[in-house]
Molecule: transfer RNA
Organism: Betaproteobacteria bacterium
């Protein structure tokens, strides 16, 4: 340099055009002498960035950034 895949909550991951979710973590409460565990609840997201298509985009298209893998080069 070329090709492919990936980027969504603090972490790990769903949602393949139609209200953005789960588990863990965090916080509050119940329980306990207290902690942990358990149970109940609360909060947490410019869906990597910019633009386009669409009535409607995490999802489709283009460019850019980052990560991973493959190929090529290595004078």
């Nucleotide at each position: 340099g070329c090709c492919a895949g990936c980027a969504u909550a603090g972490c790990u991951c769903a949602a393949u055009g139609g209200c953005a979710g789960a588990g863990c973590a965090a916080c509050u409460g119940u329980u306990u002498u207290g902690u942990a565990a358990a149970c109940a609840g609360u909060a947490g997201g410019u869906u990597g960035g910019a633009g386009g298509u669409u009535c409607a985009a995490a999802u489709c298209c283009u460019c850019c950034u980052g990560c991973u893998g493959g190929c090529a080069c290595c004078a």